[in-house]
Molecule: Purine riboswitch aptamer
Organism: Caloramator quimbayensis
RNA sequence: AAUGAAAAUACAAAUCUUACUCAUAUAAUCCUGUUAAUAUGGGCGGGAGUUUCUACCGGGGGCCGUAAACCUUCGACUAUGAGUAAGGCUGCUUUGCAU
Numbered sequence: 001a002a003u004g005a006a007a008a009u010a011c012a013a014a015u016c017u018u019a020c021u022c023a024u025a026u027a028a029u030c031c032u033g034u035u036a037a038u039a040u041g042g043g044c045g046g047g048a049g050u051u052u053c054u055a056c057c058g059g060g061g062g063c064c065g066u067a068a069a070c071c072u073u074c075g076a077c078u079a080u081g082a083g084u085a086a087g088g089c090u091g092c093u094u095u096g097c098a099u
Base pairs, nucleotide, nucleotide: 002099003098004097006095007094008093011091012090016087017086018085019084020083021082022081023080024079025078026055029048030047031046032045033044034043041064042063049056057075058074059073060072061071062070
């Protein structure tokens, strides 16, 4: 001086993983068919909606004086993108070791 494997600290870029936050999508919504329940109740199915896979429900409150109809509020997941943090990987640097 070169090469090899190993260890360590710091740094750097990209990528990956995980968590969180934000944005977009969707309004956890709407349309529709049908049966049934009835204040200890308020069902089931199909479709639409997204440059979009999936999901389309749960709790509370109200309302309806027994009829056929619900209303409201709070709470997610999923897809994509961005950001933050941690970890992993790679490179660089250093250290001793081997050749």